[in-house]
About this RNA: This is a predicted structure of a 342-nucleotide part of an RNA (small-subunit ribosomal RNA, central domain) from an uncultured bacterium. The RNAcentral record of the full RNA draws on ENA and SILVA.

Context: one part of a larger RNA
RNA sequence: CUGGGCGUAAAGGGUCCGUAGCGGGUUAUAUAAGUCUAUCUUCAAAGACUGAGCUUAACUUCAGGAAGGGAUAGAUACUGUAUAACUAGAGAAAUUGAGGGGUUAGUGGAAUUUCCGGUGGAGCGGUGGAAUGCGUUGAUAUCGGAAAGAACGCCAAAAGUGGAGACAGCUAACUAUUGGUUAUCUGACGGUGAUGGACGAAAGCAUAGGUAGCAAACAGGAUUAGAUACCCUGGUAGUCUAUGCUGUAAACGAUGUGAGCUAGGCGUUGGCGGAAAAGUCAGUGCUGAACCUAACGGGAUAAGCUCACCGCCUGGGGAGUAUAGCCGCAAGGCCGAAACUC
Numbered sequence: 001c002u003g004g005g006c007g008u009a010a011a012g013g014g015u016c017c018g019u020a021g022c023g024g025g026u027u028a029u030a031u032a033a034g035u036c037u038a039u040c041u042u043c044a045a046a047g048a049c050u051g052a053g054c055u056u057a058a059c060u061u062c063a064g065g066a067a068g069g070g071a072u073a074g075a076u077a078c079u080g081u082a083u084a085a086c087u088a089g090a091g092a093a094a095u096u097g098a099g100g101g102g103u104u105a106g107u108g109g110a111a112u113u114u115c116c117g118g119u120g121g122a123g124c125g126g127u128g129g130a131a132u133g134c135g136u137u138g139a140u141a142u143c144g145g146a147a148a149g150a151a152c153g154c155c156a157a158a159a160g161u162g163g164a165g166a167c168a169g170c171u172a173a174c175u176a177u178u179g180g181u182u183a184u185c186u187g188a189c190g191g192u193g194a195u196g197g198a199c200g201a202a203a204g205c206a207u208a209g210g211u212a213g214c215a216a217a218c219a220g221g222a223u224u225a226g227a228u229a230c231c232c233u234g235g236u237a238g239u240c241u242a243u244g245c246u247g248u249a250a251a252c253g254a255u256g257u258g259a260g261c262u263a264g265g266c267g268u269u270g271g272c273g274g275a276a277a278a279g280u281c282a283g284u285g286c287u288g289a290a291c292c293u294a295a296c297g298g299g300a301u302a303a304g305c306u307c308a309c310c311g312c313c314u315g316g317g318g319a320g321u322a323u324a325g326c327c328g329c330a331a332g333g334c335c336g337a338a339a340c341u342c
Base pairs, nucleotide, nucleotide: 004313005312006311007296008295012310014199015198016197017196021192022191025086026085027084028083029082030081031080033079034078035075036074037073038072039071040070041069042068049064050063051062052060053059089189090186091185092184093182094181095180096179097178098177101175102174103173104172105171106170107169108152112148113147114146115145116144117143118142119141123134124133160167161166204245205244206243207242208241209240213239214238218234219233220232221231256309257308258307259306260305261304264287265286266285267284268283269282270281271280272279291298292297315342316341317340325334326333327332
């Protein structure tokens, strides 16, 4: 070096793109770098290994053989390289579908709150029970009108879309994705991916707006031994918009990406197909064979059987801390120990 693992025990990077690298479909020819064979040479002795010799052992400038380096001559299955070709991978095209995929603009109704006017006249609100609070300067309730902001009931689903985060009133424009069918074109263009780049919930930050409802902080009322809480009345940041930053989550399927192979049964979404059914392709669920697993469970959407590449783990605490570096306006993030202790 090899050798073990990563759903829940330590361990899959939040997601994708992609540089180097690694590995890579079918056929033929050439080459002979890797690879293999033979011969020559080298590898001082000792030591190691297999034997031999002193009765053993130690010992022995006794014997032997290897691997390793160099050279020459060959072999050509595999790998590499070069050339030519192929179509099963990949991509393009045509055709026909699907969807809360994204961005921008416009627009709609219900509800809430506030304001104006009418009716009305003593309570309302709130709780386990109350009180703070609101109300004769006319509240609550009810009718009519106006304004504002935010969220989109039913449809709605184990449903759909997206790389992940995530995405839902309606309409339009722009834009991206994806399934089936045809087998028309390109002809291995493909896989993974250190460094790097982009995207990335909520909270938070900066500037400028906006602010109906909700609501950290805060104030008051209760509860309680206390109550810096749970409950109640208020209420500011924030939640919303634009631009920029932050870059983290139980960012979870706690399951990296791609490819092939391995029983069935029952749903469901979108195609193809068909008179209908069957069948079939791409998703999404339940159950279950083989097999796997410590068990739970997983089981064609694998955690089964294999291959390629990347990331990560190595007892608990100390600690995701300290230090250094990088990033950030800050908050903080990334990278990331040790002493000591059990």
Its Rfam family is "Bacterial small subunit ribosomal RNA".